[in-house]
Molecule: transfer RNA
Organism: Tepidisphaeraceae bacterium
């Protein structure tokens, strides 16, 4: 340059048209002499961006942009 393929919470990752969600982590509170596990609560999200279909989009569809990966 062409193809395929991923982008959602600090993190790894669900969610395949109908209310965005685990699990680390992080706050608090309980347990402890204290700490650590271990309970129970709590925050955190413009779902890369910019369009378009729809009554309704993380989902479909186009284009940017970035990551792998493959071609030549």
């Nucleotide at each position: 340059g062409c193809c395929g393929u991923c982008g959602u919470a600090a993190c790894u990752c669900a969610a395949u048209g109908g209310c965005a969600g685990a699990g680390u982590a992080c706050c608090u509170g309980c347990c402890u002499u204290g700490u650590a596990a271990g309970c129970a609560g709590g925050a955190g999200g413009u779902u890369g961006c910019g369009g378009g279909u729809u009554c309704a989009a993380c989902u479909c569809c186009c284009g940017c942009c970035g990551g792998c990966g493959g071609c030549u």